Small-subunit ribosomal RNA from Tamlana sp. I1, 1526 nucleotides, folded computationally. It matches the Rfam family "Bacterial small subunit ribosomal RNA". Its mean pLDDT, the model's own confidence on a scale to 100, is 82.
[in-house]
RNA sequence: AAAUUUAACGAUGAAGAGUUUGAUCCUGGCUCAGGAUGAACGCUAGCGGCAGGCCUAACACAUGCAAGUCGAGGGGUAACAGGGGAGCUUGCUUCCGCUGACGACCGGCGCACGGGUGCGUAACGCGUAUAGAAUCUACCUUUUGCUACUGGAUAGCCCAGAGAAAUUUGGAUUAAUACAGUAUAGUAUCAUAUUACUGCAUGGUAUUUAUGAUUAAAGGUUACGGCAGAAGAUGACUAUGCGUCCUAUUAGCUAGUUGGUGUGGUAACGGCAUACCAAGGCAACGAUAGGUAGGGGCCCUGAGAGGGGGAUCCCCCACACUGGUACUGAGACACGGACCAGACUCCUACGGGAGGCAGCAGUGAGGAAUAUUGGACAAUGGAGGGAACUCUGAUCCAGCCAUGCCGCGUGCAGGAUGACUGCCCUAUGGGUUGUAAACUGCUUUUAUACAGGAAGAAACCGCGCUACGUGUAGCGCUCUGACGGUACUGUAAGAAUAAGGAUCGGCUAACUCCGUGCCAGCAGCCGCGGUAAUACGGAGGAUCCAAGCGUUAUCCGGAAUCAUUGGGUUUAAAGGGUCCGUAGGUGGAUGAUUAAGUCAGGGGUGAAAGUUUGCAGCUCAACUGUAAAAUUGCCCUUGAUACUGGUUAUCUUGAAUCAUUGUGAAGUGGUUAGAAUAUGUAGUGUAGCGGUGAAAUGCAUAGAUAUUACAUAGAAUACCAAUUGCGAAGGCAGAUCACUAACAAUGUAUUGACACUGAUGGACGAAAGCGUAGGUAGCGAACGGGAUUAGAUACCCCGGUAGUCUACGCCGUAAACGAUGGAUACUAGCUGUUCGGAUUUAUCUGAGUGGCUAAGCGAAAGUGAUAAGUAUCCCACCUGGGGAGUACGUUCGCAAGAAUGAAACUCAAAGGAAUUGACGGGGGCCCGCACAAGCGGUGGAGCAUGUGGUUUAAUUCGAUGAUACGCGAGGAACCUUACCAGGGCUUAAAUGUAAGUUGCAUUAGUUAGAGAUAGCUAUUUCUUCGGACUACUUACAAGGUGCUGCAUGGUUGUCGUCAGCUCGUGCCGUGAGGUGUCAGGUUAAGUCCUAUAACGAGCGCAACCCCUGUUGUUAGUUGCCAGCAUGUAAAGAUGGGAACUCUAGCAAGACUGCCAGUGCAAACUGUGAGGAAGGUGGGGAUGACGUCAAAUCAUCACGGCCCUUACGUCCUGGGCUACACACGUGCUACAAUGGUAGGGACAGAGAGCAGCCACUGGGCGACCAGGAGCGAAUCUAUAAACCCUAUCACAGUUCGGAUCGGAGUCUGCAACUCGACUCCGUGAAGCUGGAAUCGCUAGUAAUCGCAUAUCAGCCAUGAUGCGGUGAAUACGUUCCCGGGCCUUGUACACACCGCCCGUCAAGCCAUGGAAGCUGGGAGUGCCUGAAGUCCGUCACCGCAAGGAGCGGCCUAGGGUAAAAUCGGUAACUAGGGCUAAGUCGUAACAAGGUAGCCGUACCGGAAGGUGCGGCUGGAACACCUCCUUU
Repeated sequence: AAAUUUAACGAUGAAGAGUUUGAUCCUGGCUCAGGAUGAACGCUAGCGGCAGGCCUAACACAUGCAAGUCGAGGGGUAACAGGGGAGCUUGCUUCCGCUGACGACCGGCGCACGGGUGCGUAACGCGUAUAGAAUCUACCUUUUGCUACUGGAUAGCCCAGAGAAAUUUGGAUUAAUACAGUAUAGUAUCAUAUUACUGCAUGGUAUUUAUGAUUAAAGGUUACGGCAGAAGAUGACUAUGCGUCCUAUUAGCUAGUUGGUGUGGUAACGGCAUACCAAGGCAACGAUAGGUAGGGGCCCUGAGAGGGGGAUCCCCCACACUGGUACUGAGACACGGACCAGACUCCUACGGGAGGCAGCAGUGAGGAAUAUUGGACAAUGGAGGGAACUCUGAUCCAGCCAUGCCGCGUGCAGGAUGACUGCCCUAUGGGUUGUAAACUGCUUUUAUACAGGAAGAAACCGCGCUACGUGUAGCGCUCUGACGGUACUGUAAGAAUAAGGAUCGGCUAACUCCGUGCCAGCAGCCGCGGUAAUACGGAGGAUCCAAGCGUUAUCCGGAAUCAUUGGGUUUAAAGGGUCCGUAGGUGGAUGAUUAAGUCAGGGGUGAAAGUUUGCAGCUCAACUGUAAAAUUGCCCUUGAUACUGGUUAUCUUGAAUCAUUGUGAAGUGGUUAGAAUAUGUAGUGUAGCGGUGAAAUGCAUAGAUAUUACAUAGAAUACCAAUUGCGAAGGCAGAUCACUAACAAUGUAUUGACACUGAUGGACGAAAGCGUAGGUAGCGAACGGGAUUAGAUACCCCGGUAGUCUACGCCGUAAACGAUGGAUACUAGCUGUUCGGAUUUAUCUGAGUGGCUAAGCGAAAGUGAUAAGUAUCCCACCUGGGGAGUACGUUCGCAAGAAUGAAACUCAAAGGAAUUGACGGGGGCCCGCACAAGCGGUGGAGCAUGUGGUUUAAUUCGAUGAUACGCGAGGAACCUUACCAGGGCUUAAAUGUAAGUUGCAUUAGUUAGAGAUAGCUAUUUCUUCGGACUACUUACAAGGUGCUGCAUGGUUGUCGUCAGCUCGUGCCGUGAGGUGUCAGGUUAAGUCCUAUAACGAGCGCAACCCCUGUUGUUAGUUGCCAGCAUGUAAAGAUGGGAACUCUAGCAAGACUGCCAGUGCAAACUGUGAGGAAGGUGGGGAUGACGUCAAAUCAUCACGGCCCUUACGUCCUGGGCUACACACGUGCUACAAUGGUAGGGACAGAGAGCAGCCACUGGGCGACCAGGAGCGAAUCUAUAAACCCUAUCACAGUUCGGAUCGGAGUCUGCAACUCGACUCCGUGAAGCUGGAAUCGCUAGUAAUCGCAUAUCAGCCAUGAUGCGGUGAAUACGUUCCCGGGCCUUGUACACACCGCCCGUCAAGCCAUGGAAGCUGGGAGUGCCUGAAGUCCGUCACCGCAAGGAGCGGCCUAGGGUAAAAUCGGUAACUAGGGCUAAGUCGUAACAAGGUAGCCGUACCGGAAGGUGCGGCUGGAACACCUCCUUU
């Protein structure tokens, strides 16, 4: 907001969340929050009120009680009491029915109610509404009439028996309100005939009339009864309409079945039963069958509509151990009656008997689970009775149980140093527990004790009074309480007697620590746990409820997730392959009529309780009372008539017909044509042909291929040809003839709603496949061979059978698709095209067939008059994924198979569209020493060095594609050192603080020892006297190159010096996101320009910084020396100079600035000009957002964990240097562009005092001994390649230098393992390096040396720098690699090192088939057949009525036979599902590497392959056509 109602009153009243993804929207399931319960379980527990309490075994039951009563019906007197009598032992026995009463018995009434249970039942059982003109009704009420006469028995009692008992037999005698007969009969009933009135029909009523027949009674000391009618009430019975679960994988069922007639039966109708006749009856609007189930009022839930349920209370039904049967009676086919059968239990003397808790208690059993063998008839009610009264496990109460609902309490106030403990933290301190406690004051509900103490009671009865009619009514008094000394009230004392459970990752309120370490465990869903767990366990704290709290189970809700309210079907699940058409549903215009639907008014009913509302009663509430509302329904009736329906009349626009004119690859059958292919024959001709990525199989000298001619055969129809046309769909293509059908347009033609859709049904229906008979050129499943391959049951090649073709008959499926059912109407436009018509040639119009777009719709993609828009009608279909279109059953089929079509089990997803990335054996553009063009290498040798591996006591550790491997290490003999062996130490190696002690600490020597260490000897402080310093002792702080780089910081590598990565605002999109950042140019560049729903900005690019290249200026030592002078063998050596070089500060210079061309511009081009330099001049530093859980805990730092007489620390020795081997990176070479010898020339940068070292001497030399200079523009270093001369002539050499022997030098405490260097000797491999592979575009490659760091020395051939000499080549972007941008596909997102399919193997689970085994329920046939009703009979009994007996029909049950059906189980077997790391392949997703998929057929370990036809839900390229915008 809206609706409804209103008295109470402004009340009632509809919520979502988690989970598919990297993220998004949707579809869709799963799960949760709520409420409820006859509940159960776990933990816990103070009280009261009101309710509730075997949901399972309708299983079996011990014991007690639950239906009796009436003496005012009767005969009577067993027990009790009173009275009377007798006997005596004086309190006992006995007698008397005399009285109260009363056992058993006859009789009456009751026992059919009340109480229990839910087996059965899918039914007139129940509910509701009617009907009974088709019925009955004890007791009760009203009313009419009557109540006469008579008779014979029988129980009991008594006597006698049988039996263990239950029970029973015989005899005698007796009563009644028991039983029987007769009378009376207006009434009642029946039959026949008849009159009037009346009803929807059968019919009914009026006691119409007449005749005939039939039936009654009971008494009782009078209160009460009995009989026959009439009416009422109550109860029962019957019939009917409507409603009432699931399954069609149950489709046909039915013989008393359906109807009629007669008869019988019943209270009554009726096939209820029977005889005869007819052949009906039910069913797709679901019969029959199967399964399940008592129904309703009501209860739970829900906004409602609905959904679920049927405990307690009320109504109805059914049942009473199981099954059957009747009797009695008003009423039963009877819970506490009878008979029979069966099962079970019990007793027994074995002969025979007894029993029925689904009444109340109670027991056993079952089960997760449900109470006392209680009190009372005081109240309410019932039975009997005149009543008192008796009975009443109905009922009222009490007991047990937190089972539920409701209420109360467990204190309240103050109290801070915010106490102590506990817990946590960033830990000298805080936080929290927490006003909590202690402490102070107050209160006393409840519990406890004591005292008082109800209502429920009204009556009946009794007594009294009143009224009238002696029997009723009324009034007053009296009497009666199980619960119960209960509720309630008062008093007392004292915080005293009383709190737990669950949860705390999100949903969902509430967080930390410790333990554990994918273990133990949690979990409703998502999910947590693999060493820092708010998710497990414990603790502290917190949250939510609270005498309860959680869990489990079930139902509704949320779920619009079966959608009437209120859903869908292009792509998510879902449109039937197409059409025809039956039932059904729906249906054009205008009148009339009707009133079925519809609407309105009225009446009846809709039990009570319940629900809702008002008021009231328990202290409140729950609970209860009362009133109202409601009960949305059904029936009857009176109206209304718009709409729908029925009937009737009319109409033409829907539909159809007719006529005319046309159209087309529409169909069927026939005839016929040319090209191609194959084959055959003949000719020419010669060595190959063919095929492929490359080959081979194959064909060919017996003449192929090629070519020419002729002949034969079958199949298919080039060009035309097209988003063309036709057809319902499948589908249809040379030409022509015949036949058939359709469609369109036009019409002042005809009919007059004849229409649309269409379950079941019927017809058609590609390809493949099947049957029969033909045919067979080409193609071609299977198959054979050749290749490819790891394999290749494939892709490729050579052959080739079914088949493909025809006729006839089956099959009936396809991605049978527009993934879009059919019909009708309406809703903006633009533009092609096909076939018609009109026409003024502009156009208009009808029917199709395409494209683009508006609104709208849609999750989006898209669709958009050919709708997926707006509406109506009908049909079909869907409801999470898998299992599965499977199994079983059924139908069809020759078969293949098709159609219909589940469940168990399992998962939390499966899916659609779109987005951003990533990827592609997708595409386009661009770049890079990426390729190409070149130069030089590596890979071969020897050695050096690093790594792997191996070895070892140890060979410490780390680094492992690019981005590890001359790396950390810029320097391992000891040390380093982290490793190993052995020997030691335990506050220690260092430092600090505090206290105390000491001056024998230090230094030197010496002994033992491998040394650390231990011992011994000698020596001995300074002082300003405060102390300093050293050592020792004590206390506090250690140490770890141990683990985790996957807990981290910091640092680093790489993509990559690639050009990218983002933001604000705006705009677009539901959204993730997009735009900007794209497009056209351009650039080294996201560099810039233009365009532009974008406009701007940031980090990156560039620039700013450093070096270098040119010039100027300033300055002039240690550098320089032109001119002047001095001077030497020579020399800036000297005076001097400030020009030059140089040094190092400051400036200038380069900006596409100028010119020409091109271009809109940016910019590009130019042997342009100028300039030292020209388009970033060259080099360096500089590394965006991010990626790789990249590297490093061993540089350092740091969390956590671990060790603490050791994983710490010290020492000696060893090891890191090992060596069958493999790899990386280098050095030296293989030589003549060279080696050797001699001579000669030119750098830059850097370093130096425990240093660099000139010079002199010695040594062949390494070097040694002396010794100037220099802390450095001053001193220290031969630069080498190069040039000149000589030699070597191609060889294992005068190349090459490894290896080894010897002798030395230096460093160092020490060169054995294990240093470098020197000299002499030795003189290995190697003659330019396979596959493969690396670097480099100019002062670069190549080549040559020099310096430095580290460092005692050095394994340096390494690293980092420096200069000298100094090339070649780049056509270009096809390809390899890497990268950037755009686009495309995707089933990937841990992102292709992705995802993922199937067989096989293993384990577990459920299911199907199956020889068989076994069980249940229901039915059928046959046999048998109890009790019992009915019928018949009857020689026995009886005078008779009748009875016993006998027979018959029917039947429960039993037996038997065959079949169907539903289960259980089973050797074996089949597929399916699930399960971190099994095997084989790689089918799918990218063009997935042979595009995929659908149907079908064949084949194969498996995914799968191939053939035929189809689809796009295929990528890319090219072409054509059409369209949109400008």